[in-house]
Annotation
Transfer RNA from Planctopirus limnophila DSM 3776, 72 nucleotides, folded computationally. Its Rfam family is "tRNA". Rfam links the family to the GO term triplet codon-amino acid adaptor activity. The source organism's lineage runs through Bacteria, Planctomycetota, Planctomycetia, Planctopirus and Planctopirus limnophila. The same sequence occurs in records of 3 taxa. The RNAcentral record of the sequence draws on ENA, GtRNAdb and Rfam. The coordinates come from a structure-prediction model, not an experiment, and the mean pLDDT is 81.
This record gives sequence, C1' cells and structure tokens, in this order.
RNA sequence: GCUGGUGUAGCUCAACGGUAGAGCUCCUGUUUUGUAAACAGGAGGUUGUGGGUUCGAAUCCCUCCGCCAGCU
Repeated sequence: GCUGGUGUAGCUCAACGGUAGAGCUCCUGUUUUGUAAACAGGAGGUUGUGGGUUCGAAUCCCUCCGCCAGCU
C1' cells in the first nucleotide's frame, strides 16, 4: 500500500429500515444477629467521527478514525 472483518450500557453480546434490549456488574428495598444467596425495584446509551439515501437509519451507501486478520 491492497483486501476482508469489526466498533452498541462499566464488561460480554443481541436488535426485519419502524419504541435501542438481555446477562453480569452497580444502587435501593425486603429477608437475616450480620454477610452471602434469593426476591422486588431502579440507574446507566450523542449505537466510533462526519456526510448521504429514506416519511423514518444501530441497520443501506460514502469518508475518516481505532482494533483484528490476510496479502504484498
């Protein structure tokens, strides 16, 4: 330099173009002498950047950036 893959919650990952969710973690409460466990509730997202298409984009297209792999 070229090609492919990938980027979403603190972490691991989902999500037909039509309300962004799950598990774990964290916080609060119930329970317990106390902790753990269990149960109930809650918090946490400019979907990597900037554009385009569309009535509508995490999703499709382009650019750039990070990471991984391959080729040279």